FMN riboswitch aptamer (RFN element) from Caenimonas koreensis DSM 17982, 159 nucleotides, folded computationally. Taxonomically the source falls in Caenimonas koreensis (Bacteria, Pseudomonadota, Betaproteobacteria, Burkholderiales). It matches the Rfam family "FMN riboswitch aptamer (RFN element)". Its family is annotated with FMN binding in the Gene Ontology. The sequence is in RNAcentral, with records from Rfam.
């Protein structure tokens, strides 16, 4: 330098205005928001070169291709409920474990550039877990002082 261990550390945003109502940051009209790796023609710097350009660092998609939590599944444990004489059977609040075979996992067109674009320009759309709520929630409140993709680094260490 590579790769592997083991630690530490960090690792998400948004309802402000009006209507309607007994009651809404949950409907309704305008509004905001936008995790993590990938692709990179776009932006901004360094270097090298007369120049054309080379090369190099950072940033660069919510809807291209994955992941990540949550739910939902499966397995285990099971409060309890049914039903049988009994053994047991279906169901099953709730805790744990698994992490992908299938699911909810969502949601983009159009027109210009160009050799190439769902990434750039311009314009018009479209999507957001599960509980709870005097009335339905991407923006409130819970789980969550959580967990986690991943990022950074730190080593008397291994190949």
């Nucleotide at each position: 330098a590579g790769u592997g261990g083991u630690c530490u550390u960090c690792a998400g945003g948004g309802c402000g205005g009006g209507g309607u109502g007994a009651a809404a940051u949950u409907c309704c009209c305008c509004a905001c928001c936008g995790g993590c790796g990938g692709u990179a023609g776009g932006c901004a710097g360094g270097c090298c070169g007369a120049a054309a350009g080379g090369u190099u660092u950072g940033c660069g998609a919510g809807c291209c291709c994955g992941c990540g939590a949550g739910c939902g599944c499966u397995u285990c444990g099971g409060c309890g409920u049914a039903c049988g004489c009994a053994a047991g059977u279906a169901c099953a609040a709730c805790g744990a474990a698994g992490g992908u075979c299938a699911g909810c996992a969502g949601a983009c067109c159009c027109a210009g550039u160009c050799c190439a674009a769902u990434g750039c320009u311009g314009g018009g759309g479209c999507c957001g877990a599960c509980g709870g709520u005097c009335a339905u929630a991407g923006u409130c409140c819970g789980g969550a002082u959580g967990a986690a993709a991943g990022a950074a680094g730190a080593c008397g260490c291994g190949c």